[in-house]
RNA sequence: AAUAGCAAAGGCGAUGGGGCUCGCCAAAACUGCUGGUUACAGCUGAUAGCUCCUACCGGUCA
Numbered sequence: 001a002a003u004a005g006c007a008a009a010g011g012c013g014a015u016g017g018g019g020c021u022c023g024c025c026a027a028a029a030c031u032g033c034u035g036g037u038u039a040c041a042g043c044u045g046a047u048a049g050c051u052c053c054u055a056c057c058g059g060u061c062a
Base pairs, nucleotide, nucleotide: 010025011024012023013022016053017052018051019050020049021048032043033042034041035040
């Protein structure tokens, strides 16, 4: 370095997918913020965190 065998590989963290890290949960963890008694109105972000892709938004150049 290659091959073979065995074993392991849960869920969740405000909208998608991959990798890494962290935290939480065992039918729970989780289900954003602000104003308002409620009804309702307004605001930010595709991340829990980092990064890549996709979608969306804004600007510039060709």
A computed fold for a 62-nucleotide RNA from Firmicutes bacterium HGW-Firmicutes-14, annotated as Fluoride riboswitch aptamer (crcB RNA motif). It was read from a public genome assembly, where an Rfam model found it. Lineage of the source: Bacteria > Bacillati > Bacillota. The model forms 100% of the base pairs in the Rfam consensus. The prediction has a mean pLDDT of 77.